Context: one part of a larger RNA
RNA sequence: AAUGAACGUUGGCGGCGAGGAUUAGGCAUGCAAGUCGAGCGGAAAGGCCCCUUCGGGGGUACUCGAGCGGCGCAAGGGAGAGUAACGCGUGGAUCAUCUGCCCUCAGAUCUGGGAUAGCUACGGGAAACUGUAGGUAAUACCAGAUAAUGUCUCCGGACCAAAGGUGCGAUUCCGUCUGAGGAUGAGUCCGCGUUCUAUUAGCUUGUUGGUGGGGUAAUGGCCUACCAAGGCUUCGAUGGAUACCGGGUGUGAGAGCAUGGCCCGGCUCACUGGGACUGAGACACUGCCCAGACACCUACGGGUGGCUGCAGUCGAGAAUCUUCGGCAAUGGGCGCAAGCCUGACCGAGCGACGCCGCGUGCGGGAUGAAGGCCUUCGGGUUGUAAACCGCUGUCAGAGGGGAUGAAAUGCUAGAGGGUACUCUCUCUAGUUUGACAUAGCCUCAGAGGAAGGGCGGGCUAAGUUCGUGCCAGCAGCCGCGGUAAGACGAACCGCCCAAACGUUAUUC
Numbered sequence: 001a002a003u004g005a006a007c008g009u010u011g012g013c014g015g016c017g018a019g020g021a022u023u024a025g026g027c028a029u030g031c032a033a034g035u036c037g038a039g040c041g042g043a044a045a046g047g048c049c050c051c052u053u054c055g056g057g058g059g060u061a062c063u064c065g066a067g068c069g070g071c072g073c074a075a076g077g078g079a080g081a082g083u084a085a086c087g088c089g090u091g092g093a094u095c096a097u098c099u100g101c102c103c104u105c106a107g108a109u110c111u112g113g114g115a116u117a118g119c120u121a122c123g124g125g126a127a128a129c130u131g132u133a134g135g136u137a138a139u140a141c142c143a144g145a146u147a148a149u150g151u152c153u154c155c156g157g158a159c160c161a162a163a164g165g166u167g168c169g170a171u172u173c174c175g176u177c178u179g180a181g182g183a184u185g186a187g188u189c190c191g192c193g194u195u196c197u198a199u200u201a202g203c204u205u206g207u208u209g210g211u212g213g214g215g216u217a218a219u220g221g222c223c224u225a226c227c228a229a230g231g232c233u234u235c236g237a238u239g240g241a242u243a244c245c246g247g248g249u250g251u252g253a254g255a256g257c258a259u260g261g262c263c264c265g266g267c268u269c270a271c272u273g274g275g276a277c278u279g280a281g282a283c284a285c286u287g288c289c290c291a292g293a294c295a296c297c298u299a300c301g302g303g304u305g306g307c308u309g310c311a312g313u314c315g316a317g318a319a320u321c322u323u324c325g326g327c328a329a330u331g332g333g334c335g336c337a338a339g340c341c342u343g344a345c346c347g348a349g350c351g352a353c354g355c356c357g358c359g360u361g362c363g364g365g366a367u368g369a370a371g372g373c374c375u376u377c378g379g380g381u382u383g384u385a386a387a388c389c390g391c392u393g394u395c396a397g398a399g400g401g402g403a404u405g406a407a408a409u410g411c412u413a414g415a416g417g418g419u420a421c422u423c424u425c426u427c428u429a430g431u432u433u434g435a436c437a438u439a440g441c442c443u444c445a446g447a448g449g450a451a452g453g454g455c456g457g458g459c460u461a462a463g464u465u466c467g468u469g470c471c472a473g474c475a476g477c478c479g480c481g482g483u484a485a486g487a488c489g490a491a492c493c494g495c496c497c498a499a500a501c502g503u504u505a506u507u508c
Base pairs, nucleotide, nucleotide: 001507002506003505005504006503007502008501009500012358013357014356015355016354017353019350025314026313027312029311030310031309034071035070036069039068040067042064043063046062047060048059049058050057051056078269079268080267087194088193089192090191091190092189093188094187097186098185102182103181104180105179106178107177108176109175110144111143112142113141119134120133121132122131123130124129150159151158152157164174165173195241196240197239202232203231204230207229208228209227210226211225212224213223214222244266245265246264247263248259249258250257251256271292272291273290274289275288294305295304296303297302322348324347325346326345330344331342332341333340334339361391362390363389364388371382372381373380374379395449397444398443399442400441404437405436410431411430412429413428414427415426416425417424418423452497453496454495455494456493457478458477459476463492464491465490466489467488473480474479
């Protein structure tokens, strides 16, 4: 000098940050991923309309439960257990690769079919859930056609696609399919760098290489059959210990040393272990299956769960916050859009945890008041300090008014352009949107509401008296204390910092 700090004493306000470092221990409760009716059959609830025996029935599709379907759920958010490794960093390689949504370009979007949820009927089960039969739709599924600029190729040829929607109306809008290119993202490989230990010296059999085959988006012992007997190592293999890595951060004149919390990039993990499915992308935090431990429900037959998301709770600990508000902004998902969802995020709350700023008044005021302390008893000191007089109004308090964070989107109207009554662009006007915060300004009253902590032997700025008597105690080091203690305790006085001051721990 520093800290994600803790503890003690004390504590006025604000701004900006940061706040579970230990048990990757266990978790009650709520929320954290949905959305689309302009894909589909539809109508459980509400709205609207009609009828009614007032029980209800019918219609509509303003809307919309459940269902099928699409996209998303691989992002965002959390944590650092594992990992000494191509994990990370840096520089290269990919003639060995993939890439949904997005952009550009070229072409296509034809003809048919069979099912299945929802629904209805009858059941099983305590529940979770589930069976049989009937029947229905699609941008769900399947077949056929078309077929190159695509794939394979023995270069002859063979093979591969699609879906419609909105609307009175589609070459034009929104989609679907094929191909080429781009962008973005990702996979893989390589050079170099990356802690300690030799009181770890040898390690290795898919091991090292080759051939054939398999597998992958893709290279490769990645896997497999056969063949060869190799490969690594004192320039430290193998083993053990520890540890996510970097940008950075702390310190230091620098070299260096220490460190990796918040923020950003990468990696890894998601109760523990294993596995694949779906998909452009996962071997998937709030998906599936199996096993295990734990916990919960049960009608004992059987089921359910995973906070290392945001809050919150128990435990352990010196120690780390609210079961808050809002989608107003930024961003994300879905949607033509309106919009819906979003514990991302934006805000507020708590704690002096840190840094910074401000205040707790200002000027005058000597009989140097009283009181305290000391005293050589003369006085000295506290001390212009107080009282008293005058003034100001920061902050806090009360009231008022008032920018800004809001730009948009949508709708309406108008003007203009693009072949344009569905699309789109530009401009103008009106209208709509603030959870939270509030600058600066004005008014009111009145010094009123706002100072402590440590230290005073030397190092080290600051001393006297009394008490105690090697006791009680102090102490970072040296050391103080056994009757005159500047070192213990108290008082007065002083010194240093100040909403803090000290102590402890750790780093330089």
Molecule: small-subunit ribosomal RNA, 5' domain
Organism: uncultured prokaryote